[in-house]
Context: one part of a larger RNA
This record gives sequence, C1' cells and structure tokens, in this order.
RNA sequence: CCUUCGUUAAGGAACUCGGCAAGACAGCGUGCGUACCCUCGGUAUAAGCACUGCCCGUAGCAAUACGGGCCGCAGCGAAAGAUCCCAGCCAACUGUUUAGCAAAAACACAGGUCCCUGCUAAGUCGUAAGACGAUGUAUAGGGGCUGACGCCUGCCCAAUGCCAGAAGGUUACGGAAGGGGGUUAGUCGCAAGACGAAGCUCUUAACCUAAGCCCUGGUGAAUGGCGGCCGUAACUAUAACGGUCCUAAGGUAGCGAAAUUCCUUGUCAGGUAAAUUCUGACCCGCACGAAAGGCGUAAUGAUCUGGGAACUGUCUCAACGAAGGAGCCG
Repeated sequence: CCUUCGUUAAGGAACUCGGCAAGACAGCGUGCGUACCCUCGGUAUAAGCACUGCCCGUAGCAAUACGGGCCGCAGCGAAAGAUCCCAGCCAACUGUUUAGCAAAAACACAGGUCCCUGCUAAGUCGUAAGACGAUGUAUAGGGGCUGACGCCUGCCCAAUGCCAGAAGGUUACGGAAGGGGGUUAGUCGCAAGACGAAGCUCUUAACCUAAGCCCUGGUGAAUGGCGGCCGUAACUAUAACGGUCCUAAGGUAGCGAAAUUCCUUGUCAGGUAAAUUCUGACCCGCACGAAAGGCGUAAUGAUCUGGGAACUGUCUCAACGAAGGAGCCG
C1' cells in the first nucleotide's frame, strides 16, 4: 500500500452528479395514541408516547390487573426481527421482461371500443390428406387500438383505406358479322399471262363480354389533418369587434417552460444566507391536446425528482487498532 473489519474529540452532508457507502432510531409484545386524503376498503404498525426482570400478596378458572418488596450499568438483559415524514412526475393495482451490462415510465392486465365470423365459421398450420379453432356456436371465436376508476373524448370524408351502390365511361380471356392476303379446280387467251369458286391458310375486325378502375354515396375508438395577413376601444397597452386571402376543416374541453419550451437559468411567488434542480402560478404551446386517448385520481412502486427529521468517518481531516495479502528476512 491492497482487501475485509473495529473505534474516534468537536462539528454533523460542509462530501458528492446524488446521503453512494456506512451508521443510527425504531424493531417482538402490551397499553395509549394516530393527520391530510380517500374508491370509505384504506392511508395505518401512520406519526408519536410509555412499559417490559424476579419475589410476595389480593382478585380472577386463566390471561391479566392492582399493591408491596428485591437486584443489576443494563430486565423484549444473547441472536433474530420496519428508519420516518412532506411534496411532485409516470404507471391504476398483484404480476412480466433484456438466461450473461437495462426490472423500468417498457410488456401484460381487468375494463373500454372498433372490425371480421351463421358453422364445412372467420382465422391459423400444412403441397395435400388432415388438424387447431371446438367436441365451442355471436353472453362464442379471431384480429386491431386503448388500458382500473372518475369527468370526458370536439371539427374535417378533400386525399388514402374500407363498406355499399349500380345508370353511364373504360376494360381481359373468349366468341364473332364483315374485310384483306396466299394457294388453285376452273374460265379466258396462240402464247406470255390474266381472272379465280369451294376448301385450307395468314391476317384484320364491327359487335357481345366480368371483376376492377372512373363514377355515386357512407365511414374517424379507419390511415390521417385540425391556417395566414391587416385594422380597430376617449392615456398607453391589449383587442371582445371588423376586413381580406386560402382550406376538406382550421385545435373545442382540459392541460401547459411540461418525461414535450429552442430562445431559457423565461417572469412572478415559495423554500435556502445563497438554488440552472424542486413546488405553485403566468401563457409568448420553437414543436400539448382528446382511445399512437385528454385531464384528474385514493391505494400500490427495490421506479424517477425535490425537500425535511433522525443519524453518522460521506466530509472538515485524518488517526489508531485487528485479520488476511503484498513487502522484508530466512
């Protein structure tokens, strides 16, 4: 010096990103006592206070209560056995997860809602047979989103998707009237050659012809979206109000410097002697916003953030001691 421990004057978080680590109070039992809030269940062992051994007596079935006495530094005589409080964010909760750096605010969840599915169900696996779904039958099954509970969930169907519709337009395969070409029995011709039926063949094609698309509607707890400029009130400032352009419609309620705020350590208030954190407000929301849910919320949380009590070698500031290493000697 390293590891693991023990003790420490005075101070007591001044340490530090952060009370990390350590310590301490409490701890079991009995009696008393117990706030805010609340979904009336909880919160709660809240917090906080006191007691605790042994002997004798009295009451009692007893637990125990009361009275008297005895001893020790110490009586739940050892060990074991919660630190607590005040606020805020997120997630309702118990649960689940990255076997081996993440346990969480992520996943799940009960509940909500939408879509599909009438049974040989939809859906899934399989080339198929077949199987699951289900020996179930819409109070059932599958899929998507949301995520207890409370109060709620606004506007836009122009685009995209889905659903419904069928008048018209477009349209494949297929069918096909007709047309054109090749070939040639034959006809004409002295010949060269010309014409040329049927059949075969190459080709063209009116017209007939489905879904789809175009089209007409619907649909947002479907994918999604939810404006700009200018002016105006008898101080100023601001603009309930007006004008104008654009749009499918221009963000409603609620919340808001937020797990979201760039400017920003915004401004004000609180807490501190002093706070970029924290809490409460304000609203100029760079770039919240309503089931990719909005806002609240008791309880819960090895979560995260801020503050406090208690307590301490975390620190001021280090010292001493122990064991095992290292080191030194052999």
A computed fold for a 330-nucleotide part of an RNA from a Patescibacteria group bacterium, annotated as large-subunit ribosomal RNA, domain IV. Rfam family: Bacterial large subunit ribosomal RNA. Gene Ontology terms of the family: ribosome and structural constituent of ribosome. The RNAcentral record of the full RNA draws on ENA.